[in-house]
Context: one part of a larger RNA
RNA sequence: UCACGGUUAAGGAACUAGGCAAAUUAACCCUGUAACUUCGGGAAAAAGGGUCCCUACUUCUGGUAGGGCGCAGAGAAUAGGCCCAUGCAACUGUUUAUCAAAAACACAGGGCUGUGCAAAUUUUAACAAUGAUGUAUACAGCCUGACACCUGCCCGGUGCUGGAAGGUUAAGAGGAGGGGUUAUCCGUAAGGAGAAGCCUCAAAUUGAAGCCCCAGUAAACGGCGGCCGUAACUAUAACGGUCCUAAGGUAGCGAAAUUCCUUGUCGGGUAAGUUCCGACCUGCACGAAUGGUGUAAUGAUGUGGGCACUGUCUCAACCGUGAGCUCA
Numbered sequence: 001u002c003a004c005g006g007u008u009a010a011g012g013a014a015c016u017a018g019g020c021a022a023a024u025u026a027a028c029c030c031u032g033u034a035a036c037u038u039c040g041g042g043a044a045a046a047a048g049g050g051u052c053c054c055u056a057c058u059u060c061u062g063g064u065a066g067g068g069c070g071c072a073g074a075g076a077a078u079a080g081g082c083c084c085a086u087g088c089a090a091c092u093g094u095u096u097a098u099c100a101a102a103a104a105c106a107c108a109g110g111g112c113u114g115u116g117c118a119a120a121u122u123u124u125a126a127c128a129a130u131g132a133u134g135u136a137u138a139c140a141g142c143c144u145g146a147c148a149c150c151u152g153c154c155c156g157g158u159g160c161u162g163g164a165a166g167g168u169u170a171a172g173a174g175g176a177g178g179g180g181u182u183a184u185c186c187g188u189a190a191g192g193a194g195a196a197g198c199c200u201c202a203a204a205u206u207g208a209a210g211c212c213c214c215a216g217u218a219a220a221c222g223g224c225g226g227c228c229g230u231a232a233c234u235a236u237a238a239c240g241g242u243c244c245u246a247a248g249g250u251a252g253c254g255a256a257a258u259u260c261c262u263u264g265u266c267g268g269g270u271a272a273g274u275u276c277c278g279a280c281c282u283g284c285a286c287g288a289a290u291g292g293u294g295u296a297a298u299g300a301u302g303u304g305g306g307c308a309c310u311g312u313c314u315c316a317a318c319c320g321u322g323a324g325c326u327c328a
Base pairs, nucleotide, nucleotide: 001323002322003321004320005319006318007317008316010314011313014312019309027051028050029049030048031047036041038146052068053067054066055065056064057063058062069073081307082306083305084304085303086302087301088299089298093105094104109144110143111142112141113140114139115138122129123128147294148293149292150291152224153223154222157221158220159217160216161215162214163213166212167211168210172206173205177201178200179199180198181197184193185192186191225243226242227241228240229239252286253283264280265279266278267277268276
């Protein structure tokens, strides 16, 4: 000096990003126990008292009375620190084996969609299997995520479902017409004409789904405006005008896990508060199952505050055990 352990005057978080670490608390019995609440909880809430030995009595693992000892009686060891406020997630559970345990995943509950059984789905070239020795109170896919109160407007775009009049449209069918070849014919020759057959190009016409088209559908993917004026102080605008849109954000919440400006402004807490709590609303850029707002209980969860407690610190000291230095 390092590692692990122990003790410490006075103070007691002044340490620090942060009480990290340590300390406090701790068993059993008795008393007692708040807000809130889904009436179950919260709760071991909190806050207090007792605990040894001897004698007597007793309703005898206990109690009552009297007495005794020690610094200390759950005499050693093992054995919750507590409270207040708030974010997130309802909860128990699951997860990055080896840097993340969480607000992520799951969940019961809710919803939409598909599927009538030789079911849909999934694997597969097929056979076959799965679903299921199940049958719509079932199975599959997707979203949301207890519970309470709710879940607004938009179908123009994309998707899906339905429709079938018209337009477009493949192979195929069809074969108007054209080309090649040449028996033959014409020609002195070069060359020309050219039936049948065969080969080939090929128009009209016909031809399904799809797409265009017409509807429906948002707990499908998604979307949910601007400018100007106006009230008897001022300010503001219930009101009016105008442009655009498929429709212009409803309820609720709001400087928020979302707020750039921003340490917004006001209030609380502190002597002093970029954090925290309560409000305001000017929401850069909340918002309703990509769920909105609340919420008891729960959490090795995030944030702020307090009590207790302490070597975290003021500020360091001492003690114990091991390591250290050389060689292997």
Large-subunit ribosomal RNA, domain IV from a wastewater metagenome, 328 nucleotides, folded computationally. The full RNA is in RNAcentral, with records from SILVA. The prediction has a mean pLDDT of 88. Its Rfam family is "Bacterial large subunit ribosomal RNA".